RNA sequence: AGAGUUUGAUCCUGGCUCAGGACGAACGCUGGCGGCGCGCCUAACACAUGCAAGUCGAACGGAGUCAAGAGGAGCUUGCUUUUCUUGACUUAGUGGCGAACGGGUGAGUAACGCGUGAGUAACCUGCCCUGGAGUGGGGGACAACAGUUGGAAACGACUGCUAAUACCGCAUAAGCCCACGAUCCGGCAUCGGAUCGAGGGAAAAGGAUUUAUUCGCUUCAGGAUGGACUCGCGUCCAAUUAGCUAGUUGGUGAGGUAACGGCCCACCAAGGCGACGAUUGGUAGCCGGACUGAGAGGUUGAACGGCCACAUUGGGACUGAGACACGGCCCAGACUCCUACGGGAGGCAGCAGUGGGGGAUAUUGCACAAUGGGGGAAACCCUGAUGCAGCGACGCCGCGUGGAGGAAGAAGGUUUUCGGAUUGUAAACUCCUGUCGUUAGGGACGAUAAUGACGGUACCUAACAAGAAAGCACCGGCUAACUACGUGCUAGCAGCCGCGGUAAUACGUAGGGGGCAAGCGUUAUCCGGAUUUACUGGGUGUAAAGGGAGCGUAGACGGUAGACCAAGUCUGAAGUGAAAGCCCGGGGCUCAACCCCGGAACUGCUUUGGAAACUGGUAAACUAGAGUGCAGGAGAGGUAAGUGGAAUUCCUAGUGUAGCGGUGAAAUGCGUAGAUAUUAGGAGGAACACCAGUGGCGAAGGCGGCUUACUGGACUGUAACUGACGUUGAGGCUCGAAAGCGUGGGGAGCAAACAGGAUUAGAUACCCUGGUAGUCCACGCCGUAAACGAUGAUUACUAGGUGUCGGGGAGUUAAACUCUUCGGUGCCGCAGCAAACGCAAUAAGUAAUCCACCUGGGGAGUACGUUCGCAAGAAUGAAACUCAAAGGAAUUGACGGGGACCCGCACAAGCGGUGGAGCAUGUGGUUUAAUUCGAAGCAACGCGAAGAACCUUACCAAAUCUUGACAUCCCGGUGACAAAGUAUGUAAAGUACUCUUUCUUCGGAACACCGGUGACAGGUGGUGCAUGGUUGUCGUCAGCUCGUGUCGUGAGAUGUUGGGUUAAGUCCCGCAACGAGCGCAACCCCUAUCCUUAGUAGCCAGCAGUAAGAUGGGCACUCUAGGGAGACUGCCGGGGAUAACCCGGAGGAAGGUGGGGAUGACGUCAAAUCAUCAUGCCCCUUAUGAUUUGGGCUACACACGUGCUACAAUGGCGUAAGCAAAGGGAAGCGAGCCUGCGAGGGGGAGCAAAUCCCAAAAAUAACGUCUCAGUUCGGAUUGUAGUCUGCAACUCGACUACAUGAAGCUGGAAUCGCUAGUAAUCGCAGAUCAGAAUGCUGCGGUGAAUACGUUCCCGGGUCUUGUACACACCGCCCGUCACACCAUGGGAGUCGGAAAUGCCCGAAGCCGGUGACCUAACCGCAAGGAAGGAGCCGUAGAAGGCAGGUCUGAUAACUGGGGUGAAGUCGUAACAAGGUA
Repeated sequence: AGAGUUUGAUCCUGGCUCAGGACGAACGCUGGCGGCGCGCCUAACACAUGCAAGUCGAACGGAGUCAAGAGGAGCUUGCUUUUCUUGACUUAGUGGCGAACGGGUGAGUAACGCGUGAGUAACCUGCCCUGGAGUGGGGGACAACAGUUGGAAACGACUGCUAAUACCGCAUAAGCCCACGAUCCGGCAUCGGAUCGAGGGAAAAGGAUUUAUUCGCUUCAGGAUGGACUCGCGUCCAAUUAGCUAGUUGGUGAGGUAACGGCCCACCAAGGCGACGAUUGGUAGCCGGACUGAGAGGUUGAACGGCCACAUUGGGACUGAGACACGGCCCAGACUCCUACGGGAGGCAGCAGUGGGGGAUAUUGCACAAUGGGGGAAACCCUGAUGCAGCGACGCCGCGUGGAGGAAGAAGGUUUUCGGAUUGUAAACUCCUGUCGUUAGGGACGAUAAUGACGGUACCUAACAAGAAAGCACCGGCUAACUACGUGCUAGCAGCCGCGGUAAUACGUAGGGGGCAAGCGUUAUCCGGAUUUACUGGGUGUAAAGGGAGCGUAGACGGUAGACCAAGUCUGAAGUGAAAGCCCGGGGCUCAACCCCGGAACUGCUUUGGAAACUGGUAAACUAGAGUGCAGGAGAGGUAAGUGGAAUUCCUAGUGUAGCGGUGAAAUGCGUAGAUAUUAGGAGGAACACCAGUGGCGAAGGCGGCUUACUGGACUGUAACUGACGUUGAGGCUCGAAAGCGUGGGGAGCAAACAGGAUUAGAUACCCUGGUAGUCCACGCCGUAAACGAUGAUUACUAGGUGUCGGGGAGUUAAACUCUUCGGUGCCGCAGCAAACGCAAUAAGUAAUCCACCUGGGGAGUACGUUCGCAAGAAUGAAACUCAAAGGAAUUGACGGGGACCCGCACAAGCGGUGGAGCAUGUGGUUUAAUUCGAAGCAACGCGAAGAACCUUACCAAAUCUUGACAUCCCGGUGACAAAGUAUGUAAAGUACUCUUUCUUCGGAACACCGGUGACAGGUGGUGCAUGGUUGUCGUCAGCUCGUGUCGUGAGAUGUUGGGUUAAGUCCCGCAACGAGCGCAACCCCUAUCCUUAGUAGCCAGCAGUAAGAUGGGCACUCUAGGGAGACUGCCGGGGAUAACCCGGAGGAAGGUGGGGAUGACGUCAAAUCAUCAUGCCCCUUAUGAUUUGGGCUACACACGUGCUACAAUGGCGUAAGCAAAGGGAAGCGAGCCUGCGAGGGGGAGCAAAUCCCAAAAAUAACGUCUCAGUUCGGAUUGUAGUCUGCAACUCGACUACAUGAAGCUGGAAUCGCUAGUAAUCGCAGAUCAGAAUGCUGCGGUGAAUACGUUCCCGGGUCUUGUACACACCGCCCGUCACACCAUGGGAGUCGGAAAUGCCCGAAGCCGGUGACCUAACCGCAAGGAAGGAGCCGUAGAAGGCAGGUCUGAUAACUGGGGUGAAGUCGUAACAAGGUA
């Protein structure tokens, strides 16, 4: 510090996720030791048991025990008992102090509760400290105790006795308090302080002893400590909580308190709080700190420390210095326990512990030795505070599980290409050490003379033996770490992306590896990364986001120059900012964690001295901002009234006749009752052609004939006036298209709804004919729009150029024009900005101010609530749930029922076909035991198959074999086996016989066969979606790329686009490109012309010659086959850019690639082929292998493709003539001759071929015949008889002869081929092959027609455009319905909870009143008084009851929409002009 994830790829926006740290944790697996810490986060739920607050006899009277002494009594004469005195000890009671500390918890509390800083001139303070003064003399009681008595108990009642440091008077008063007077001083308003005078008032307690003190007591003053109250500032969320408040706010007076105060009361006034968020609701103890973070922040408040609150729930006071009191009291409620039923007792949120709850949290331990606390004079007692121990890997820190050597690189495991590699110096083995452990010995600090729970602990020493001590998660990317097997969208994994459908580094296991380590992973939570709430530090044209617009309130911000103030600001000083913690420096435990000391820091608050630039304030100025005045011109600015012509429609009348209208085409509709058309007149409503313009005006919405009236604003000029009056603007107010609503008018045209006609599969649409609301007017509502420049307002600054609108100025003789200036409105463009597109003085630039708004997509602008509205609805505006994306801009493709250009037998123009018939052939389907398999739009279908009777053959039936029909290795045997022949035999196979090896150094070897064992063979079994190779197709289309450079953030672009041209990315020109490669072309072959070389088997002009180029001869010609020439836009004219090139011409055999072939770029189609071959993996192994016979591939209601033959006279048939090319031939072609009607047969010359043969070319031409018929067309089918091949023609061959003579008379929709030696037509040959072509591949003969042209169909190319497509339109995608699940709204209601309000009741206790009743202390001789009390009454008052509402939670028949869900239904709304933008 970043990374993954949206895309084919890119940049951006934006969310989701990960890597880090932390934890009072929990869970899973595992677990050696020690130190230091920590340990109910849930039920402030309920609690058994024990303990947690006592102490003082030196305050007091008793009682008891013991001891000593003295006396008495009894006797058992050393014992018992009793009295007194003394001493020690114990302590129920009275009394004092403490119990308000310490310890726990976080329920409540949004508050002066807490934090921080001030204040109290408005206060208190036991014990403690300092100082001053004092402590005299009396009195009366009550416990204990004794007696009586009630009760189950708890606990009392009565009578009597008694002490005190308990209680009460009196005296005294330095000082104190109260009220008054005088003087002085001070402050911050009330006021405070000091001194003096006179008046009134209030104190005390004793104890101990060594007799000298000490501990107490009273009073005053001060201090210290601790508290109380007040104030400034800070302190969570919600406005779907906007108004709250009646002791409420203030005053006067009284009361009350330690003290101020509506704290309380009476009276008076009507205030007080709130958008700077009152009130209400929700949540929460606050802080020092802790975690995280670079910081700013965010989260948190366990442990330690400070404060607060609470103590079963609620209320209350008492005592006291202090409480409204955790281990006190009273009352009420709930709960639990005891009970004799009459009454009582209790409060673990103290320490342990129990139950419960929960994912989850410990011992009913030891000790007061230390530190502290209470009491005491002290000894001492008490102390679950505390110190320690126990349990728990809960956390942090430290240590260990051994060290060195050790290669036969052992065994075993894993893997393998079988060679090896790896585990791995790892182990074994040898030597060593002893942390830890065990045993034994010594043995602390903490304590100072004594006292040690911890503890015989830490630590030290010795001995012993490598002994007891390693796991966990991970290994697709992020993210370090890979292989095998199993599984086969199953089981499963997963933090995100995603993995798994037979070769899974992603599941499970194993081996190996990387990581951490007594732990490791997972889960929950927090911060970080996240600049993803942006103060530091974000945005708003198109990604989420500018309010529809204006006016304006509060607020925020604000011009120039001086003066003063000092709130902000800056600076110095002082106080405070507790300790602990963090940080730095030291030190102590062996180190560390941990602990100790010192420093720094605590960024804050307060007080005070100063400064005066800036902000702010005050007073007085200025004119540049702003406004006013004056003078002008422009304008669809607004409102109202009036008025005009054109057009549509309607009415009336005339003319006129059969149609009109409408559409892609029609129909509905109108019209003979006279339409449409046309002429004239009239009515009515609405809108204003041309002008008209990215022209004008307005804040926006918006505004358009003309005239008038009223009226708003802007602009220009001038510089007279005011003197900052400004900008923005939350709330608020006003305006606000269309549609819609209300009332009343109006209604020509247009036109939702609706009706009809079409279209269509349907058509609740698009199109047509009609047509009502509405559109118009007046008044009132609504308040929204893609209200858009998707761009808030204002101000300033920042290159230019060019239009246009309204003004002003200067120049020019005028028009015009030029220059300049202000205001508006456009375009282009630099810098800059921007993700890019783009913006660019009218900013989306640079700055400033103010407002509004955004924070992933969906759910949803929905629900609920509230406000507004007549309604429709508007405004405000969530959550659950769900997804990992949604989105912007640009790029490359692909696509478009987008555009432009171009090409192609693509269309058109022609010629001939197919589709109809019969047959052939292939396919589908069906059938079958099998009808083997593959090929499937073009690019499967006379295709693999250049040839299925057996074989082929892969299929079926039956039979046979199992190391096999075929290959290699091993062992044994034989010398043959095979072929041929014979015999036998089977359906076939088979069996027997005859015939029958080579080399040799004689050891044997080679070869062949037979038998055997196992490795293996074998498979036309599967997967062409695991593959190689080969092939098809787009397409012989002109394209496809690269290097360097340049442009772009980038994907990419440029080049390759553009202007011409071409068959062509062919060439030329231009150009940020320059070059290059694969394609094109050329080079290759055939063919067309000529030359040359060579003439045999070819040829024959001339010579000889023949029946015949048969022969002699010749090679001139044809021809053959070698080598050359020739054609290159080379020449001329025109066009074109002086180009490329095009048009025409000459010459030429051939002219613009002469014709044909071979040649197929990058790639596309998971195209075809595992059955040509090869091959991974899987499968079969007495069978899915091998052999054999027979059958099948040839079936046949049917459908399709490709062909052949025809339907005839441009013909058929017959007769007799004539002309090719290219091929093939030895298991071959086979002549002449004989024979058969013929297919053929016999026989065999010649020929391994320019020699011989196949071989006859046919169409054609000539002559004859037929005469338009199902025929002398056509030949299917069938019968008979044959021929040939072959082991064999039944299933199932071809051919021949004779006979038979079917359909068919030119073929519907549709569709195919062809542009010249082509189509059409005619025959010939070859491959395969024993035989078997109408197929295929070649060859020549005869030999046309047409092409205006590119609008349309199809395919292709280039450029451009749109795109929501990228598996790329066979794409994407929307909504209803049906099914399943999930959360949610409404819902008759039902059941709870909370806080208030009103009324009733009125406990305890305080306060007030009363005082017939009661009373020791004081007064009084007494009566009585003073004073007090019980009781009673009253105000307020908790719990409780009643009532109607408010808020909130759960639940509910039914119901609404929403979301999600491999293959459901219906359509096709959107994305291309998406087929109606």